[in-house]
Molecule: c-di-GMP-I riboswitch aptamer
Organism: uncultured Spongiibacteraceae bacterium
RNA sequence: UUAAUUUGACGCCAAACCUUUUGAGAAAAAGGGACGGAAAGCCACGGGCCCCUUUAGCUUUAUUAUUUAAAGUUAGGGCGGUAGCCGAGCUACAGAA
Repeated sequence: UUAAUUUGACGCCAAACCUUUUGAGAAAAAGGGACGGAAAGCCACGGGCCCCUUUAGCUUUAUUAUUUAAAGUUAGGGCGGUAGCCGAGCUACAGAA
C1' cells in the first nucleotide's frame, strides 16, 4: 500500500409513530422521534414484494338469456415504487489482529 475478516472510542445514519407538503396510488420530501444498523453510503442491473392499467384470458357474484356491472386471479405494459427485502456493481472513517 492492497484485499478479506473482526471490532466501534469520538462520531454517523435513522424504524415505528406524529405534523405539514407532493402524488391517482404504492410511496416520497421536510421537521420531530429512535427500533435498529459496521456500509441502514450510492446505484433499479437480476430476483422478490407493493402500486396503476378502458391490453388480453380465466373464475365468482348480481342483473335480463344475449348484455352490463363489481370482485378476484394470471400474463403483458408503466422513462411506477421499494436500496432499512436479497444478490450484483461502485465508493468509504477509526482502532486492533